Background: This is a predicted structure of a 354-nucleotide part of an RNA (large-subunit ribosomal RNA, domain IV) from an activated sludge metagenome.
Context: one part of a larger RNA
RNA sequence: UCCUCCUUAAGGAACUCUGCAAAUUGCCACCGUAACUUCGGAAGAAGGUGGGCCUGGCUUGGUGUAGGGACUUGCUCCCGAAGCUUCGCCGGGUCGCAGAUAGCAGGGGGUAGCGACUGUUUAACAAAAACACAGCACUCUGCCAAGUCGUAAGACGACGUAUAGGGUGUGACGCCUGCCCGGUGCCGGAAGGUUAAGGGGAGAUGUCAGGGGCAACCCGAAGCAUUGAACCGAAGCCCCGGUAAACGGCGGCCGUAACUAUAACGGUCCUAAGGUAGCGAAAUUCCUUGUCGGGUAAGUUCCGACCUGCACGAAUGGCGUAACGACUUCCCCACUGUCUCGAGGAGGAACUCA
Numbered sequence: 001u002c003c004u005c006c007u008u009a010a011g012g013a014a015c016u017c018u019g020c021a022a023a024u025u026g027c028c029a030c031c032g033u034a035a036c037u038u039c040g041g042a043a044g045a046a047g048g049u050g051g052g053c054c055u056g057g058c059u060u061g062g063u064g065u066a067g068g069g070a071c072u073u074g075c076u077c078c079c080g081a082a083g084c085u086u087c088g089c090c091g092g093g094u095c096g097c098a099g100a101u102a103g104c105a106g107g108g109g110g111u112a113g114c115g116a117c118u119g120u121u122u123a124a125c126a127a128a129a130a131c132a133c134a135g136c137a138c139u140c141u142g143c144c145a146a147g148u149c150g151u152a153a154g155a156c157g158a159c160g161u162a163u164a165g166g167g168u169g170u171g172a173c174g175c176c177u178g179c180c181c182g183g184u185g186c187c188g189g190a191a192g193g194u195u196a197a198g199g200g201g202a203g204a205u206g207u208c209a210g211g212g213g214c215a216a217c218c219c220g221a222a223g224c225a226u227u228g229a230a231c232c233g234a235a236g237c238c239c240c241g242g243u244a245a246a247c248g249g250c251g252g253c254c255g256u257a258a259c260u261a262u263a264a265c266g267g268u269c270c271u272a273a274g275g276u277a278g279c280g281a282a283a284u285u286c287c288u289u290g291u292c293g294g295g296u297a298a299g300u301u302c303c304g305a306c307c308u309g310c311a312c313g314a315a316u317g318g319c320g321u322a323a324c325g326a327c328u329u330c331c332c333c334a335c336u337g338u339c340u341c342g343a344g345g346a347g348g349a350a351c352u353c354a
Base pairs, nucleotide, nucleotide: 001349002348003347004346005345006344007343008342010340011339014338019335027051028050029049030048031047036041038172052094053093054092055091056090057089058088061085062084063083067079068078069077070076071074095099107333108332109331110330112328113327114325115324119131120130135170136169137168138167139166140165141164147156148155149154173320174319175318176317178250179249180248183247184246185243186242187241188240189239192238193237194236198232199231203227204226205225206224207223210219211218212217251269252268253267254266255265278312279309290306291305292304293303294302
């Protein structure tokens, strides 16, 4: 010096990203217990008091001797002095610094955020606000179901049958969930346009019997072969509608009131429609340590407001919410070697010497 542990004057979070760590609390009985609340809780809230041993009295239950009672006369049942034991209550006394005497054995309160909750997770750096969750909604599926695995047979779904099963989103509960169907998707429609294979074969070409020609060569039926127009051809797409708890989206400029300021009001452009309720410097606010209020002597954090929302917003849910949380923020009480600021001690290691 390091590790593990113990103690510490005065102060008591001044430490620090953070009370991290440590300390405090801790058991039983009794008294007592707030806001809020889904009336269950919150709650062991908080905060207090008592606790050993000896002895006297009273008292509860058990067992049950003697004794008594009952009948069904039994190894019966019931009551029950005594004795033993036991729950308590009221006194008196006594010892220690201390009586839950050691060990084991909650620190508490307030505030806000997030997630309703118990659960689940990154085996070996993350346990959470992430996942799941009951509940809610949309959607598919009529049974040889949809969906899934498999080339298939076959199997799961399910020995189930729409109060069932699959998919997707949201995520208890409370109050709610606005406007837009132009784009994309899905559903429905089938008149018209477009459109494949296939059908269809007009026509064209090659070859060739034969014919013409002195020759080169030309013409060329049938057949065979190679091509091949019109026309007939579904779904899809175009088209016409619907649908947002489908994917998603939810404006700009100018002017205006008898101080000023502001603009209920007006004008204009664009859009499919221009953000409703609620919330708002927020897990979202750049400017920003916004401004005001609270708390502190002093507060970039925190809480309450304001609204100028760079860039909240309604099941990619909005706003609340009791209970719950090894979650996160801020504050207070208690308590402490976290600190002012160190010190002493125990055991182990390093190190030095033998």

The prediction has a mean pLDDT of 89.